Model confidence (mean pLDDT): 77 of 100. A computed fold for a 120-nucleotide RNA from a Pseudomonadota bacterium, annotated as SAM riboswitch aptamer (S box leader). Lineage of the source: Bacteria > Pseudomonadati > Pseudomonadota.
RNA sequence: CCUGCAUCCAGAGUGGCUGAGGGACGGGCCCGAGGACGCCACGGCAACCGGCGGGAAUGCCUACGACAGACGAGGCUUUCCGCGACAGGUGCCAAAUCCCGCAGAUCGGAACGAAACACG
Numbered sequence: 001c002c003u004g005c006a007u008c009c010a011g012a013g014u015g016g017c018u019g020a021g022g023g024a025c026g027g028g029c030c031c032g033a034g035g036a037c038g039c040c041a042c043g044g045c046a047a048c049c050g051g052c053g054g055g056a057a058u059g060c061c062u063a064c065g066a067c068a069g070a071c072g073a074g075g076c077u078u079u080c081c082g083c084g085a086c087a088g089g090u091g092c093c094a095a096a097u098c099c100c101g102c103a104g105a106u107c108g109g110a111a112c113g114a115a116a117c118a119c120g
Stems, first nucleotide, its partner, number of pairs: 013042005021031003025101004043093003048089002052084002054081004059076004064072002107120002
């Protein structure tokens, strides 16, 4: 960087600077001079990644338990935990990722009947 899968209905501020648009895009619907968006400082939310501790499994090792074996204990490697504390790295701090826009399934109306497509 690309692709696939899972969870995304909760949560989270003050101050300063700036000054007209912003919420990617289209259609909605919203936010905005009672100052949005953006930037800065401090702060916060969350627990995805990593580290630390604990547990389980796996293979190996040991001069220990013992003279030997099984087994136990300890150590190391790998994997996992709907375990723990912390909060380093990301991310986030208007509105359900703000809603729909993609794909599929089912149903419906129309039609002499059937199928397909389109529409809802």
Its Rfam family is "SAM riboswitch aptamer (S box leader)". About the family: The SAM riboswitch is found upstream of a number of genes which code for proteins involved in methionine or cysteine biosynthesis in Gram-positive bacteria. Gene Ontology term of the family: regulation of gene expression. The sequence was found by an Rfam model in a public genome assembly.